This is a predicted structure of a 75-nucleotide RNA (transfer RNA) from a Candidatus Woesearchaeota archaeon. The organism belongs to Candidatus Woesearchaeota, within Archaea. Rfam family: tRNA. Rfam classes the family as a transfer RNA. From the family's description: Transfer RNA (tRNA) molecules are approximately 80 nucleotides in length.
RNA sequence: GUCCCGGUGGCUCAGCCCGGUUAGAGCGGACGGCUGUUAACCGUCAGGUCACGUGUUCAAAUCACGUCCGGGACG
Numbered sequence: 001g002u003c004c005c006g007g008u009g010g011c012u013c014a015g016c017c018c019g020g021u022u023a024g025a026g027c028g029g030a031c032g033g034c035u036g037u038u039a040a041c042c043g044u045c046a047g048g049u050c051a052c053g054u055g056u057u058c059a060a061a062u063c064a065c066g067u068c069c070g071g072g073a074c075g
Base pairs, nucleotide, nucleotide: 001074002073003072004071005070006069007068010027011026012025013024020058029045030044031043032042033041051067052066053065054064055063
């Protein structure tokens, strides 16, 4: 330098291809229940500029273009 994959709660990921419900799960956190106590288990809650910008569209995490960051292949 060229090409490919990825970036979504604190962590690990799904959702993206084929745009349309209020953006989800597990773990973690807070609070409560349960009990001799802890753990486990059960319930509730908080937590997201969907990497960033622009565009297309009635509508964008999802499509297009550009940029940044991480990983990989080739040279």